The prediction has a mean pLDDT of 81. A computed fold for a 73-nucleotide RNA from a Ktedonobacteraceae bacterium, annotated as transfer RNA. The sequence is in RNAcentral, with records from ENA and MGnify. The source organism's lineage runs through Bacteria, Bacillati, Chloroflexota, Ktedonobacteria and Ktedonobacteraceae. Rfam family: tRNA. Rfam describes the family as follows. Transfer RNA (tRNA) molecules are approximately 80 nucleotides in length.

RNA sequence: GCCGGUAUAGCUCAGUGGAUAGAGCAUCACGCUUCGGACGUGGGGGUCGCGGGUUCGAAUCCUGCUACCGGCG
Repeated sequence: GCCGGUAUAGCUCAGUGGAUAGAGCAUCACGCUUCGGACGUGGGGGUCGCGGGUUCGAAUCCUGCUACCGGCG
């Protein structure tokens, strides 16, 4: 330099054009417990990497860039 992949909650990930963007773990509160753990119930936490475009509508499609991973030279 060229090609491909990934980027969504604190972490690991799901979500292949539509509705308030979700799960598990973590965290907080409460219950339980002598205390804690485990267990149960509930809550908070997201400008979907950044910019632009297509569309009535974009996390999702197109495009430029950035970061990381892999391959080729």